Background: The RNA shown here (Fluoride riboswitch aptamer (crcB RNA motif)) has 66 nucleotides and comes from Sciscionella marina DSM 45152. Lineage of the source: Bacteria > Bacillati > Pseudonocardiales > Sciscionella > Sciscionella marina.

[in-house]
RNA sequence: UCGCCGGACGGCGAUGGGGCUCGCCGCAACCGCGGGAAUUCUCCCGCUGAUGGCCUCUACCACACU
Numbered sequence: 001u002c003g004c005c006g007g008a009c010g011g012c013g014a015u016g017g018g019g020c021u022c023g024c025c026g027c028a029a030c031c032g033c034g035g036g037a038a039u040u041c042u043c044c045c046g047c048u049g050a051u052g053g054c055c056u057c058u059a060c061c062a063c064a065c066u
Stems, first nucleotide, its partner, number of pairs: 009026005016057006032047006
């Protein structure tokens, strides 16, 4: 100096908050899906979800009742 492993800290996982947990990243992790066109810069149309996962709060949506 480089690589690997472990720990600590911080960040991230397509829309908000909290708890638990998993994974990833150290200026990177991350920045959804389908169809068509463009042709390698991107454009048009349509669709799902407040979670990475579980629980919960808030917001939104659907149905029913008052």